[in-house]
RNA sequence: GCGCUCGUAGUCUAGUGGUAGGAUUUGAGCUUCCCAAGCUUAAGACCCGGGUUCAAACCCCGGCGGGCGCA
Numbered sequence: 001g002c003g004c005u006c007g008u009a010g011u012c013u014a015g016u017g018g019u020a021g022g023a024u025u026u027g028a029g030c031u032u033c034c035c036a037a038g039c040u041u042a043a044g045a046c047c048c049g050g051g052u053u054c055a056a057a058c059c060c061c062g063g064c065g066g067g068c069g070c071a
Base pairs, nucleotide, nucleotide: 001070002069003068004067005066006065007064010024011023012022013021018054025043026042027041028040029039030038047063048062049061050060051059
């Protein structure tokens, strides 16, 4: 330099055009003599820019970053 692949919450992960979901974490409450466990509830995310579309995490282009391969 070229090709392929991945990028979603503090962490892990689902989501093939129509309300971003789960686990974990954290706060509050319930339970308990206390802790742990359990239950309820709340908070927290689509890498950046542009395009297509009535509508984009999703499709297209470019960029950035990680991984793999080739040279």
This is a predicted structure of a 71-nucleotide RNA (transfer RNA) from an uncultured archaeon. The sequence is in RNAcentral, with records from ENA.